[in-house]
This is a predicted structure of a 359-nucleotide part of an RNA (large-subunit ribosomal RNA, domain IV) from a Deltaproteobacteria bacterium. It was read from a public genome assembly. Its Rfam family is "Bacterial large subunit ribosomal RNA". Its family is annotated with structural constituent of ribosome and ribosome in the Gene Ontology.

Context: one part of a larger RNA
């Protein structure tokens, strides 16, 4: 120097991202507990007192002799002694202290998120993140949807819509507006557009024969061209879709601009114009969201980019990608306060155990 303990004047968070750590609280028993609330809690609230040892008295709790009685049986009443548990009360005592050592909670207050009890990134994250009951949507009638698998089979289920899939939301109160123009689901089937396929006008290839020419009669060079076979092929008939029509936002999602206007002013309840599918309603709001911003005003402090109440100019909150409360809870996040302290003012000492010599 390190590392695990101990104490430590005076003052106490001044320490530091933050009381990190560390101190303090700490057992039983009495007395006593606040807003608030779902009436269950909040609560061990907070806050207080008591506690050892002897001695007297109370009540109480377990065993129950000697003895008296009724009896003859390993009986039965009564009785309460001694022994022993426990409690309360009044007296005395000892120490600096009496759960005498050990084990054993510091506490209030605010405000955020998340309803809770849970889960979880095995080995840097336990959390407001994931589940939760509770809501709501849609699909499925049973060989059910879905799901795995090439099949065969299997799960779902030896279930049946008070059931199973999916997908969102996330106890509880109070609520959940406006918009179907675009995407998507559903329902439509008139009309336009449309594969495979149907159908085949037409058209081409081949060639038996026919025909011109030539000719050494074997052929040889053109022309047409039936049947058959093979090719190519337009009208026309062809379904779901897909354009169309409608519906449907707890589906995906969006939910405006610009001018004027009141008897101080300043603001506009009004009004005028322009787009839109429709222009944010209730609530909440400088917020886990506010760029300007350390917005502004009120608290709290001697001083407060944090915190809390308010205000609305919301760069860009808002209603089941839930809105806004909200008692309980929570190793969660944020200020403040008491108590406590070596966290600091600043430092020091003490033990152990290491480093460092040496053997």
């Nucleotide at each position: 120097c390190c590392c695990u303990g101990g104490u430590u004047a005076a003052g106490g968070a001044a320490c530091u991202c933050g009381g990190c750590a560390a101190a303090u609280u700490g057992a039983c028993a009495c007395c006593g507990u606040a807003a608030c609330u779902u009436c269950g809690g909040a609560a061990g609230a907070a806050g207080g007192u008591g506690u050892g040892c002897c001695c007297g008295c109370c009540g109480u709790g377990g065993u129950g002799a000697u003895g008296u009685u009724c009896c003859u049986g390993c009986g039965g009443a009564c009785g309460g002694a001694g022994c022993u548990g426990u409690g309360g009360u009044g007296g005395g005592u000892c120490g600096c202290a009496g759960u005498g050592a050990u084990c054993a909670g510091g506490g209030g207050g605010u405000a955020g998120u998340g309803a809770c009890u849970g889960u979880u990134u095995a080995c840097c994250a336990a959390a407001a993140a994931c589940a939760c009951a509770g809501g709501g949507c849609c699909c499925u009638g049973c060989u059910a949807a879905g799901u795995c698998g090439c099949a065969a089979g299997a799960c779902g289920a030896c279930g049946u819509a008070u059931a199973g899939a999916g997908c969102c939301u996330g106890a509880c109160g109070c609520c959940u507006g406006c918009c179907c123009g675009g995407u998507g689901c559903c329902g439509g089937a008139a009309g336009g557009u449309u594969a495979a396929g149907g159908g085949g006008a037409c058209c081409c290839g081949u060639u038996a024969g026919c025909u011109u020419g030539u000719u050494u009669c074997g052929a040889c060079a053109g022309g047409c061209a039936a049947a058959g076979c093979g090719g190519g092929g337009a009208a026309c008939c062809g379904a779901a879709g897909c354009c169309c029509c409608g519906g449907u936002a707890a589906a995906c999602g969006g939910c405006g601009g610009c001018c004027g206007u009141a008897a101080c002013u300043a603001u506009a309840a009004c009004g005028g114009u322009c787009c839109u599918a429709a222009g944010g309603u209730a609530g909440c709001g400088a917020a886990a969201u506010u760029c300007c911003u350390u917005g502004u005003c009120g608290g709290g402090u001697a001083a407060g980019u944090u915190c809390c109440g308010a205000c609305c100019u919301g760069c860009a909150c808002g209603a089941a990608u839930g809105g806004c409360g909200u008692a309980a809870c929570a190793a969660c996040u944020u200020c403040c306060c008491c108590g406590c302290u070596g966290u600091c003012u600043c430092g020091a000492c003490c033990a152990g155990g290491g480093a460092c010599u040496c053997a």
The coordinates come from a structure-prediction model, not an experiment, and the mean pLDDT is 88.